Transfer RNA from a Candidatus Parcubacteria bacterium, 73 nucleotides, folded computationally.
C1' cells in the first nucleotide's frame, strides 16, 4: 500500500426490500420476606463512530474520514 468485516443504551448485542429506536444483563423505586437471596410490577439511559450527500422520510442507501479486526502483499 491493497481487499474484506465490525462501530447502536454502562455491558453482550438485535433491528437489510427507508417510514415513531429495541432485548438480555447490569442501574433506580415499588411491593412479597422479619432480613438477605430471589420473585413481580414500574422508571431512568442511545441525536445508532465522525462529516457530508441522497431522499417527503437514512440505524439502513451513496462518498469520505476516525477507531478496531482480518487476509494479500
Nucleotide at each position: 500500500g491493497g481487499g474484506c468485516c465490525c462501530a447502536u443504551a454502562g455491558c453482550u448485542c438485535a433491528g437489510u426490500a427507508g417510514g415513531c429506536a429495541g432485548a438480555g444483563c447490569g442501574c433506580c423505586a415499588a411491593u412479597a420476606u422479619g432480613g438477605c437471596a430471589u420473585g413481580u410490577u414500574g422508571g431512568a439511559g442511545g441525536u445508532c463512530g465522525u462529516g457530508g450527500g441522497u431522499u417527503c422520510a437514512a440505524a439502513u442507501c451513496c462518498c469520505a474520514c476516525u477507531g478496531g479486526g482480518u487476509c494479500c502483499a
Source information
Taxonomically the source falls in Candidatus Parcubacteria (Bacteria, Bacteria candidate phyla). The prediction has a mean pLDDT of 82. Rfam family: tRNA. The family's RNA type in Rfam is transfer RNA.